[in-house]
Context: one part of a larger RNA
RNA sequence: AGACGAACGCUGGCGGCGUGCCUAACACAUGCAAGUCGAGCGAGAAAGUUUCCUUCGGGAGAUGAGUACAGCGGCGGACGGGUGAGUAACACGUGAACAACCUGCCCUUGAGACAGGGAUAACAGCGGGAAACCGUUGCUAAUACCUGAUAAUCUAAUUUUAUCGCAUGAUGGGAUUAGGAAAGGAUUAAUCGCUCAAGGAUGGGUUCGCGUCCCAUUAGCUAGUUGGUGGGGUAAAGGCCUACCAAGGCGACGAUGGGUAGCCGGCCUGAGAGGGUGUCCGGCCACACUGGAACUGAGACACGGUCCAGACUCCUACGGGAGGCAGCAGUGGGGAAUUUUGCGCAAUGGGGGAAACCCUGACGCAGCGACGCCGCGUGAGCGAAGAAGGUUUUCGGAUCGUAAAGCUCUGUCACAGGGGAAGAUAAUGACGGUACUGUGCGAAUAAGUCCCGGCUAACUACGUGCCAGCAGCCGCGGUAACACGUAGGGGACGAGCGUUGUCC
Numbered sequence: 001a002g003a004c005g006a007a008c009g010c011u012g013g014c015g016g017c018g019u020g021c022c023u024a025a026c027a028c029a030u031g032c033a034a035g036u037c038g039a040g041c042g043a044g045a046a047a048g049u050u051u052c053c054u055u056c057g058g059g060a061g062a063u064g065a066g067u068a069c070a071g072c073g074g075c076g077g078a079c080g081g082g083u084g085a086g087u088a089a090c091a092c093g094u095g096a097a098c099a100a101c102c103u104g105c106c107c108u109u110g111a112g113a114c115a116g117g118g119a120u121a122a123c124a125g126c127g128g129g130a131a132a133c134c135g136u137u138g139c140u141a142a143u144a145c146c147u148g149a150u151a152a153u154c155u156a157a158u159u160u161u162a163u164c165g166c167a168u169g170a171u172g173g174g175a176u177u178a179g180g181a182a183a184g185g186a187u188u189a190a191u192c193g194c195u196c197a198a199g200g201a202u203g204g205g206u207u208c209g210c211g212u213c214c215c216a217u218u219a220g221c222u223a224g225u226u227g228g229u230g231g232g233g234u235a236a237a238g239g240c241c242u243a244c245c246a247a248g249g250c251g252a253c254g255a256u257g258g259g260u261a262g263c264c265g266g267c268c269u270g271a272g273a274g275g276g277u278g279u280c281c282g283g284c285c286a287c288a289c290u291g292g293a294a295c296u297g298a299g300a301c302a303c304g305g306u307c308c309a310g311a312c313u314c315c316u317a318c319g320g321g322a323g324g325c326a327g328c329a330g331u332g333g334g335g336a337a338u339u340u341u342g343c344g345c346a347a348u349g350g351g352g353g354a355a356a357c358c359c360u361g362a363c364g365c366a367g368c369g370a371c372g373c374c375g376c377g378u379g380a381g382c383g384a385a386g387a388a389g390g391u392u393u394u395c396g397g398a399u400c401g402u403a404a405a406g407c408u409c410u411g412u413c414a415c416a417g418g419g420g421a422a423g424a425u426a427a428u429g430a431c432g433g434u435a436c437u438g439u440g441c442g443a444a445u446a447a448g449u450c451c452c453g454g455c456u457a458a459c460u461a462c463g464u465g466c467c468a469g470c471a472g473c474c475g476c477g478g479u480a481a482c483a484c485g486u487a488g489g490g491g492a493c494g495a496g497c498g499u500u501g502u503c504c
Base pairs, nucleotide, nucleotide: 002503003502004501006500007499008498009497010496013376014375015374016373017372018371019369020368021334026332027331028330030329031328032327035075036074037073040072041071048063049062050061051060052059053058082287083286084285092211093210094209095208096207097206098205101204102203106200107199108198109197110196111195112194114148115147116146117145123138124137125136126135127134128133154179155178156177157176158175159174160173161172162171163170164169184192186191213259214258215257220250221249222248225247226246227245228244229243230242231241232240262284263283264282265281266277267276268275269274289310290309291308292307293306312323313322314321315320340366342365343364344363348362349360350359351358352357379409380408381407382406389400390399391398392397415440416439418437419436423431448493449492450491451490452489453474454473455472459488460487461486462485463484469476470475
């Protein structure tokens, strides 16, 4: 010199685009952040409106409406969003492998959907409980559940054969036996679904080569440890697990231990080599109060699911219950320090649905902060009696200085009141009466910060007198201080300037 998720001091006009808890993975009030489908199923209101009857209290019907709410069932809640605690590891990066694997929804192709059955929630009754909620009896439906049939290019066993390979072996053809599917619904006449199989696409799982911080003042480490056999388990190879057998395995090419740390694309710097770094955005990983566990499912060992234990907070009728912001806002706390309890689903994307549509703190926008980058402005021209005034002086002057005043203009920005988008493809615009644009107004509404001994651009006066103070280094200050303080003048940058911290 450059850079920053910065902070601090002084100052502060506007706009665009970005960006904003680096600390306590500390604790959280409140609201919202994941629902949807009535074209799978049973049941099914009320208010309101209206008609009739009326003993004027009301009753019955229609509509509301097969709507709302709840339930069974399906799909989604494994995505999206957050955080970086842990992790030195096949976690990540890169390159390979799977002849050891899975893949809902989607696409292509082939074949099929026959006959039956028993329940259960909702609901009603009874009961328990302060509550959370629960028990029991009875009734009912399905695209919920179950049984049987049929069936292959499916699965398993036996057997045969062809081709091929990198060892185990793989692929294809044939035979026999056994096993194993399905769901209908609605508008209405074209679909949406269901089952099995083959292929694809997408997404994942596993393994390996290489790379990946510091300490040797860490030198030895290891019993499921290393290998084998049998068995189990998994979608899948494997000590992944188990029984038995053998005694192996790793290590100065740094094992083991300790410390630190999410990794990368990138970003900063540098001519490069390299060094530093991993905030925003993108990819991967890990985590979800702490620890453990499985269930469901195509997919989880599951942030807004379940169970157990623990700490903490809350409710309680003391018997027992409820909760988890490292989602978006917001609060307390910590800290040098980091924003609104905003608007909208209009766009993009996602979930559900045949669709209409519903949901979406993802996202799109707005708000706050000079936190950063970029752009614009704070006026332009003329103007010497070189005014007044300040400072200084050798008292002649010099300087601030064309600077001001004054005259002539302009109208960026601001303000006032008009027009008014694109973003949307027929409709639909939060942003927003925004951007932009034409008119009016009147120089009006807008300049500071640091420095001036050398490095280093910029000097005088006064005050002070090794005091008060300055200082990045050298060093200034003890009576004429260009170095302290103030003033005038000057220099640099400019809506910023300076300081501090960190990196090169």
Small-subunit ribosomal RNA, 5' domain from an uncultured bacterium, 504 nucleotides, folded computationally. The prediction has a mean pLDDT of 85. Its Rfam family is "Bacterial small subunit ribosomal RNA".